[in-house]
Record summary: This is a predicted structure of a 1518-nucleotide RNA (small-subunit ribosomal RNA) from an uncultured Acidobacteriota bacterium. It matches the Rfam family "Bacterial small subunit ribosomal RNA". The RNAcentral record of the sequence draws on ENA, Greengenes and SILVA.
RNA sequence: AGAGUUUGAUCCUGGCUCAGAGUGAACGCUGGCGGCGUGCUUAACACAUGCAAGUCGAACGCGAAAGGGGAGCAAUCCCUGAGUAGAGUGGCGAACGGGUGAGUAAUGUGUGGGUAAUCUGCCUUUCAGAGGGGGACAACCCGGCGAAAGCUGGGCUAAUACCCCAUAAUGUUGCUUGGUCCUCGGAUCGAGUAAUCAAACGAUGGCCUCUAUUUAUAAGCUAUCGCUGAAAGAUGAGCUCACAUCCUAUCACGCUUGUUGGUGGGGUAACGGCCCACCAAGGCGACGACGGGUAGCCGGCCUGAGAGGGUGUCCGGCCACACUGGAACUGAGAUACGGUCCAGACUCCUACGGGAGGCAGCAGUGGGGAAUUUUUCGCAAUGGGCGAAAGCCUGACGAAGCAACGCCGCGUGGAGGAUGAAGGCCCUCGUGGUCGUAAACUCCUGUCUAGUGGGACGAAAGUAUUCAGGGUGAAUAAUCCUGGGUAUUGACUGUACCGCUGGAGGAAGCUCCGGCUAACUCCGUGCCAGCAGCCGCGGUAAUACGGAGGGAGCAAGCGUUACUCGGAAUUAUUGGGCGUAAAGGGCGCGUAGGCGAUUCGGUUAGUCUCGUGUGAAAGCCCAGGGCUUAACCCUGGAAGGGCAUGGGAUACUGCUGAAUUUGAGUUCCGGAGAGGAAGGCGGAAUUCCCGGUGUAGCGGUGAAAUGCGUAGAUAUCGGGAGGAACACCAGUGGCGAAGGCGGCCCUCUGGACGGAUACUGACGCUGAGGCGCGAAAGCUAGGGGAGCAAACGGGAUUAGAUACCCCGGUAGUCCUAGCCGUAAACGAUGUGCACUUGGUGUGAGCCGGUUUUCGGUUCGUGCCGAAGCUAACGCAAUAAGUGCACCGCCUGGGGAGUACGGUCGCAAGGCUGAAACUCAAAGGAAUUGACGGGGGCCCGCACAAGCGGUGGAGCAUGUGGUUCAAUUCGAUGCAACGCGAAGAACCUUACCCGGGUUUGAACUGUGACUGAAAAAUCCAGAGAUGGAUUCCCCUAGCAAUAGGCAUUUACAGAGGUGCUGCAUGGCUGUCGUCAGCUCGUGUCGUGAGAUGUUGGGUUAAGUCCCGCAACGAGCGUAACCCUUGCUUUUAGUUGCUCGCUCGCAAGAGCAGCACUCUAAAUAGGACUGCCGGUGAUAAACCGGAGGAAGGUGGGGAUGACGUCAAGUCAUCAUGGCCUUUAUGCCCGGGGCUACACACGUGCUACAAUGGCCGGUACAAAGGGUUGCCAAACCGCGAGGUGGAGCCAAUCCCGCUAAAGCCGGCCUCAGUUCGGAUUGUAGUCUGCAACUCGACUACAUGAAGGUGGAAUCGCUAGUAAUUGCGGAUCAGCAUGCCGCGGUGAAUACGUUUCCGGGCCUUGUACACACCGCCCGUCACACCACGAAAGUGGGUUGUACCCGAAGUCGCCAAGCCAACCCUUUGGGAGGCAGGCGCCGAAGGUAUGAUCCAUGAUUGGGGUGAAGUCGUAACAAGGUA
Repeated sequence: AGAGUUUGAUCCUGGCUCAGAGUGAACGCUGGCGGCGUGCUUAACACAUGCAAGUCGAACGCGAAAGGGGAGCAAUCCCUGAGUAGAGUGGCGAACGGGUGAGUAAUGUGUGGGUAAUCUGCCUUUCAGAGGGGGACAACCCGGCGAAAGCUGGGCUAAUACCCCAUAAUGUUGCUUGGUCCUCGGAUCGAGUAAUCAAACGAUGGCCUCUAUUUAUAAGCUAUCGCUGAAAGAUGAGCUCACAUCCUAUCACGCUUGUUGGUGGGGUAACGGCCCACCAAGGCGACGACGGGUAGCCGGCCUGAGAGGGUGUCCGGCCACACUGGAACUGAGAUACGGUCCAGACUCCUACGGGAGGCAGCAGUGGGGAAUUUUUCGCAAUGGGCGAAAGCCUGACGAAGCAACGCCGCGUGGAGGAUGAAGGCCCUCGUGGUCGUAAACUCCUGUCUAGUGGGACGAAAGUAUUCAGGGUGAAUAAUCCUGGGUAUUGACUGUACCGCUGGAGGAAGCUCCGGCUAACUCCGUGCCAGCAGCCGCGGUAAUACGGAGGGAGCAAGCGUUACUCGGAAUUAUUGGGCGUAAAGGGCGCGUAGGCGAUUCGGUUAGUCUCGUGUGAAAGCCCAGGGCUUAACCCUGGAAGGGCAUGGGAUACUGCUGAAUUUGAGUUCCGGAGAGGAAGGCGGAAUUCCCGGUGUAGCGGUGAAAUGCGUAGAUAUCGGGAGGAACACCAGUGGCGAAGGCGGCCCUCUGGACGGAUACUGACGCUGAGGCGCGAAAGCUAGGGGAGCAAACGGGAUUAGAUACCCCGGUAGUCCUAGCCGUAAACGAUGUGCACUUGGUGUGAGCCGGUUUUCGGUUCGUGCCGAAGCUAACGCAAUAAGUGCACCGCCUGGGGAGUACGGUCGCAAGGCUGAAACUCAAAGGAAUUGACGGGGGCCCGCACAAGCGGUGGAGCAUGUGGUUCAAUUCGAUGCAACGCGAAGAACCUUACCCGGGUUUGAACUGUGACUGAAAAAUCCAGAGAUGGAUUCCCCUAGCAAUAGGCAUUUACAGAGGUGCUGCAUGGCUGUCGUCAGCUCGUGUCGUGAGAUGUUGGGUUAAGUCCCGCAACGAGCGUAACCCUUGCUUUUAGUUGCUCGCUCGCAAGAGCAGCACUCUAAAUAGGACUGCCGGUGAUAAACCGGAGGAAGGUGGGGAUGACGUCAAGUCAUCAUGGCCUUUAUGCCCGGGGCUACACACGUGCUACAAUGGCCGGUACAAAGGGUUGCCAAACCGCGAGGUGGAGCCAAUCCCGCUAAAGCCGGCCUCAGUUCGGAUUGUAGUCUGCAACUCGACUACAUGAAGGUGGAAUCGCUAGUAAUUGCGGAUCAGCAUGCCGCGGUGAAUACGUUUCCGGGCCUUGUACACACCGCCCGUCACACCACGAAAGUGGGUUGUACCCGAAGUCGCCAAGCCAACCCUUUGGGAGGCAGGCGCCGAAGGUAUGAUCCAUGAUUGGGGUGAAGUCGUAACAAGGUA
């Protein structure tokens, strides 16, 4: 510090997710030791049991018992125990310490002040005092009541308990008065005066100097402690002020009646409506009152670079609470956790009358929960209470125990060791790789654990005693202070630590290995089981599931889950945005607020600077130190935003005073304008009405129909009525804030602009709320209604058509008045001001000039473009540039602008505006393709123009289907279907039935056995096969034996036309012989990409030329190759014959190579080369000449990058899977040839351009020894006999080509057309023609009379027509591959169909239109809303009742002190009663929240459900 994820790819926006750190954690697997910490986050739920606050005899009065001893016969008594235990009076403490976080959004907390408005026990200092008296009450004793708790009557008694008097000021209060300060209220220091307030000579120790008795004690002295008053300090507390302190406005025309203030009282330690009476009507609130929700606050802690965000467990400060609610008492202090009273709930005891209790103290229990410990030890240390002290108490605390809960440290061994062991795993199968120096083995070490021995620190004080010095004192006593000696104290704990013994011995797991993210293979599984943080894996070769091996990471832990911060600049102060991604309010006026021109002065609030105080400690940071280290701990330092305060500065901001004119405004003149409101006027057109002319249609559409019309329409002429809108002008022209505004005239009226002077003097900008305006549609009331036209009716279209089209037609559209308040209210761009190169139009003015043309300037309105900006598109002085000011708005998509609430509205509905749930995207711009019922250009037998077919018939052949034991398999739009198959009777053959066989029919290796095997003959059998016979190994070696060959047997392994063409190679088809497909460098772009390859021409062509940020190149095109057409050279047999000879002729011989021809080892020729025209002077095109051939001459071969998971595992090869007495192999027979039917491809025809008969002419290209086969003879014929010749320019097929030509017959008919079918007789091939061959002869003579919709081929030696040959092959062709013969018609042209190429455009497509995608319905699940209601929580108001208690009043009953007294009493106090307030409770009525609810509503999700086709292309009606 980033990464993954939207796309075919790209950039951006934007969300989701991950890597980090952390935790009071929990869960899973695992677990050796130690140190230091931490440990109910949930039920502030209920609690058994024990303990957690006492102490003081040096304040006081009482005062046992057991036990022991003694006396007594015994009862009993005495002594001791013991002034002990114990309770009581009294003092101090119990308000601290400890727990918890329910409540509390401020009576709280934090920071800093104030208290001149206050208190403060114990402690410290100072001053002063402590005189004289009095009466009780507990305990105790005697009674009573009660189950108990406890209560009560009478009597005795002490005090440092209580009370009175005296004394008294620097106290308090009142009055008089002076100084100082001040916030003007007072404060403070004094003076005078009056009134008034206190106590415990009490405790202990010592002593006899004084005093009294005089013995030694005390009332004396002395020391210490205690007591009282006052002043100060310290500490603690109270009150108060400023600032800060969570969410919610779906809590706002709001809240408040002790409320806000005053006067006077009361009350308090103290100010105060704190309380009361009266008076006034205030107080708070958009700077968020009131209400609702949530929450203890802070130092700190976690995270972060920081700013921030989250958090408040442990430790520390503050607050609040103590079963729930209320209340006071005591006290220095409480409205009191382990106190009191009352009410309530709960639990317990009870004799039923009544009582007791409060773990949110420490342990512990139940319960809740994912989850949180021992009913331990000790006061040794630290601290606290009491005490003079010893000491006692202390679940504070110190320790131990439990828990990997966290942090830190250590260990589980170290070194050597290669037969690289065994074994596992992988494997290309090898002397392979890996686990792996890992193990074994050798040599060491000794931490921790275990055993054993030694053994600390934490302890110092205090006290006792003693010594020395000092203070007080009369004193040597006592006491106090200082110092020294001695004695005494450890829970942890026999712990830390140290030594010894022993021995590698007891000690490693967890997660992960597709990318992010370090780490890979095998097997199993087969969209199953499963994984998953995100993207996503799994449908037979899964590095993603499960296992294994190996590897990576961390390590006594490792993972998971939950939560926080980070990454996230994803709430943006630092540090984001708003044209199109989410986001500018529809527009204006304007309130609060924010911001604000120039100059001078004042002030110093902000601001800056220096100082002071504070910012507790702990923590963080730094330094040093202590535990072996670290964690941890100790000491010191630094830091600390901030707050307060004193001094200083005055530039800027603020405030204030004075001034200025440029911002703003006013004045005068002027012109422009669909600016607004109201009134009037006008013509054209539509419709309707009346009349005339006129006759059969009109109208409407893609085509029609509905409709109108013979009752006279449409058309046309004249007249009239009525409503609405204003052609041309008219213009990216004008005006207005926006919505919007368009005939002409008049009236009223707003604004902007230009020019010019003077004036005012910052008067300005923006603008939350607020107010106003605001298209269309809609609503209310009343008018109006020509045209148009939702709804509606009808006609069409259609599968349907609740639409598009047509005929009608009502609201409405218009006017008046009033609502509504929304729009893609858009420039999808808030307003204002300022600044920033240019060019060119246009509207309204002004100025200047050389005056139709020009220049300058202001305001408006457009276009193009520089810099700059932008994700890009684009914007660009009318900014989306550069700045300032203010407002509005955004924060992933869906749910949803929905629900609920509020508010506005007559309604429709508007404004405000969520959540649950769900997805990993949704989106913007641009790119390349593909596609379009988008466009442009171009090509092709694509259409058109023609010729001939197919589709109808019969047959052949292939396919589908059906059938069958089997009808083997494959090919399936074009691009399967006379295809694989260039030839199924057996074989082929893969299929079926049956019979056999199992290392096998063929192949390789090894081991064993044997010595044959093969061949021939015979028998059985359908055959395979079996049996029998004949025969009997070879080489080397004397032999054993070795090698070869072979049978049998065993093991490896063979075999498979079994599966997967979607695991593959190879080959092939297709687009398409279409003209395309790319690369290097450069350039442009953030990038995908673009450019080049586009453009202008041209071509068959990305062919060529020109232009051009491109320049070149490659694969394709073309050419090179073959063939054909012309010529030449060479060659001349088997070909040919100029010549000679022979022959009647056919022909033969000689000779020759001239010709024809053949052949190749040849060469030439054609290249737009020449001429003319067109064209850009180019490329090229058109025409011409020459030429055998002319513009690639004709034909062939040749098939770019790629597409179709195209075809083929059955040509072959091959991975994986399957099979192994069978899915292999052999054999016989059958099947592939079936047959209601459908389709494709063909053949033959339907006839006269023909058929038949006769005669007659002319080929090319091939084939031949398992062959072609001549002559001759036989047969009507197929063919047979025969055998010459030929390995072929020689012989043969086969010299007869056929159509053609000549002649004849047939005369339009199911025929002399047509030949199917069938019968009979044959021929040939072959082991074999039954299933199932071809051919021949005779006989038979079917359908068929030119073929519906539709559809195919062909542009010249082509179509059509006509024969010939070959491959395969024993035989079998209408198929296939070739060959020649005869030989046309037509093409105006590119509008349309199909296919293709290029450019361009749109796109929501990219498995790419066979795409994408919307809504209803049906089903399942989920969350939410409404709902008659129902249940509960919280809370307001009114009233009723009214406990305890304070306060007030009364007090006839009761009463010791003290005061008065006339001695009776009074005063005073108490019980008791009453009153105000008052908790809980009750009644009534509201508010608000939650839960639930028959039914209902929409929403979301779900695999291939139903119906349609709405959107994306002009998406077929934009």